[in-house]
Molecule: transfer RNA
Organism: Vicugna pacos
Formats: sequence, structure tokens, C1' cells
RNA sequence: GGUGAUACAGCUCAGUGGUAGAGCAUGUGCUUGGCAUGCAUGAGGUCCUGGGUUCAAUCCCCAGUGCCUCCA
Repeated sequence: GGUGAUACAGCUCAGUGGUAGAGCAUGUGCUUGGCAUGCAUGAGGUCCUGGGUUCAAUCCCCAGUGCCUCCA
């Protein structure tokens, strides 16, 4: 320098053109003499950035940025 893949909650990751979910973590309550476990319930996300297509974009297209892989 070029190829390919990837970017979503604090972490690990789903997801589908019609306003986003799981597990873990975390707050509150119950349970216990107390802790752990368990149960119930809550908070937490301009879906990397900027454009384009579309009635509508997290999703499709383009560019940029970060990380990873491969070739030289």
C1' cells in the first nucleotide's frame, strides 16, 4: 500500500426496512440472626461519525474513523 470482516446497554452478544432485546453486572424490595443463593421489580442505548436511497434506515448504498485478519 491493497483484500476481507467488524462497530448495538458497564461487559459478552442477538436482532429485523416500521421507534431494540437476552445473559452477566448494577439499584430497590422479599426471603435469612447475617452473607450467599433464590424470587419480584426498576434503571441503563442520538444502534461509531457524516452523507445518500426510501413514506419510513440500527438494517440497504457511499465515504471517514477505530480494532482485527490476510497478501505484499